[in-house]
Molecule: Bacterial RNase P class A
Organism: Hydrogenophaga sp. A37
This record gives sequence, structure tokens and C1' cells, in this order.
RNA sequence: GAAGCGCGCCAGGCCGUCGCUGGCACGAGACCCGAAAGGGUGUGCUGGAGGAACGUCCGGACUGCACAGGACAGCGCAGGAGGUAACACCUCUCCACCGACAAGCCGGACAGGGCAACCUGGAAGGCCCUAAGGUGAGGAUCAGAGCAACAGAGACGAGCCGCUUCAGUGCGGGUGAAACGGGCAAUCUCUGCGCGCAGCAAUACCAAAUAGGCCAACGUUGACGUGGUUCCGCGGAGUUGGCGGGUAGGUAGCACCGAGCCGGGUGGGUGACCCCCGGCCCAGAUGAAUGACGGUCACGUUCGGGGCCCUCGAAAGGGGGUUCAGGACGCACAAAAUCCGGCGUAUCGGCGCGCUUCACAC
Repeated sequence: GAAGCGCGCCAGGCCGUCGCUGGCACGAGACCCGAAAGGGUGUGCUGGAGGAACGUCCGGACUGCACAGGACAGCGCAGGAGGUAACACCUCUCCACCGACAAGCCGGACAGGGCAACCUGGAAGGCCCUAAGGUGAGGAUCAGAGCAACAGAGACGAGCCGCUUCAGUGCGGGUGAAACGGGCAAUCUCUGCGCGCAGCAAUACCAAAUAGGCCAACGUUGACGUGGUUCCGCGGAGUUGGCGGGUAGGUAGCACCGAGCCGGGUGGGUGACCCCCGGCCCAGAUGAAUGACGGUCACGUUCGGGGCCCUCGAAAGGGGGUUCAGGACGCACAAAAUCCGGCGUAUCGGCGCGCUUCACAC
């Protein structure tokens, strides 16, 4: 330098104005909604999406229910060892396969030589081997069942041709991926191991209106309601109080001292990962906040213009490179909803690091 691989990071920056939302303070109160529980309204300070927040495919935390133990059924996992809270994830390793240039093997267009036979060189193309790296649902077919296109007589149990003792023969041929040897378990099955069920719409607490339910007291000897004036008239079978469950609604769960985040270690380990030290507290809505506008800088695409250099041309002018300022447009995939660990998928672009092979130079 070329080719081929692997990994990590970022996801526009800053300023101004106006907003949204969580927390804290002012803060005692006031006002609004609500029967209540509870919620809202002001000002200031402060926190406010992602590498995938996504799909909801695995694994857990957490919660409720169930649960003596074992087995069957069902579902899942599968080389070996390890990591982890756990996993179908990750790491190391064994095995198999894939994987480039060069080299090697085949191949021989074509070229050169020769009178000729032939000799020399040799492109395309193919094969093989492996590197970095990649892929693997990689237990068992000596328990049993099932399956196998085309070709072929025959595809799991045979007699087409050959052969011969004419009934046999796996000794030869032919077909085929495979011909009696076996293959497929990503078909059932067997072996070993694992799994109770449901999910934050879990669950716990507070708790209306209305309608049922239960209890008590009073009540046709008129309770209670109503019109007028102490009394009377009219209607009249219920009235009053308490208890209880569920629903609407509200609060908690739920914003976390955590499988937490950041930095460091001449700590351990091949590695995944673990250990030690220091620092930090980092979104929490519920018709669901995290935004809008302006300026400026940066990036990408494109447009025309100026300068400089190279080049073609007799000239006019054309082509290329570089640089300067400017205009227009664009800036991905996508957005928390109980929380974590993975996997899978999407993604305009930008930056950085490492590995292998080959070639050249020192």
C1' cells in the first nucleotide's frame, strides 16, 4: 500500500424568548372541583427519553393464589467446562462446515520457434488447502415405528444383466445422494436435566351516588308527608338510625441504596466475569410531560460565482484539481408507562481502534 474481516464511541453544539412536566421551598393561609377520600391554581430553584425507549421472543425481581411427598401428562433445553439472580444469553474450548490473495493441481484460448514431428511460454475458467473471521436445534438410529424425489428390476428387504450345480448366489455390472453397509431424531420416539398457575388491568388500602341485603326503634290505637293559626283538613304504609359487601373515583405499588451509575487498580482470571478503592443519586406521566420559534456554529447534498495551479487549443474558448465567500434544501430509526438481564429487528450519517494474508521498501 492492497484485499478481507472484527470491535468500540457519537446520535448535532451553544445562546435567547415562550411553554409542558416531576420534586423541593415560600406556606401559615386563600380560592376552585368533589359528598368524602383526594386533586388543582402562583413564584423561585432544580431533574426531565433511547441505543435501540421498539418487537414483547426468552430469563428474573416483585405480587396474589395454590402447595406433604412422588409419579403421569404437557412444555422446554441438549458436545465439554465455566460466567450469572437466572436464561434459549455470554465466554473459553473440542468437532463439523463455510471462508481470500498467493502457492499447488487441472485446464489449455493464444503467442513464439521449427520443413515437420514437436518444443517453450501461457489467458479465461475449474478444483484443492487453509488465515483473520463466520455458521452450527452438534445426546441417542445395537429399543421400536416412520420417511427417502428422479433414475433404477429393486429404496429396506431385492433377482434386471452376468455367474453357476437351474435353483440359488451379495462375487461382478448398471441406476442412484444412498443398494443391505447404512442415512434422517428440525417425524414420532428413547435418555438426561429443568419448569406450580397467573400477571402491575398483579396486588393492598380509602371509598360515594343509586339499587339490593341484614339489624334495631317507632308505626293503621295513624308514624311520616302536606295545607292553613295552639287545633283541624287531606293523603297515607312505611319512616328513622345503624351495619356490611361490591362498583365509579382516589391513594399506594411507582421512580427506588439498587443484580444501580461513573472513574481508578503493576488486583484475580485465556475470557465471559469477579474483587477492592473513590465519587454520585440520574425521567416518572395516566387522553399520558421531555416541545416550539429565532439566531449562530458544525455536517451532508446541490447550485451558480471569484482567485490560483495543471492541461487541450493559433485564438475564442473547453476540461480537471484546489481554495474562498454565498444561496437553497436536508439532518436517520424511532419515543419511557412496574423494574431489571438478554435476544431479535430498524437506523441519515460521522469518528476511532484492532486482526489476518499478500506485495514493495528500509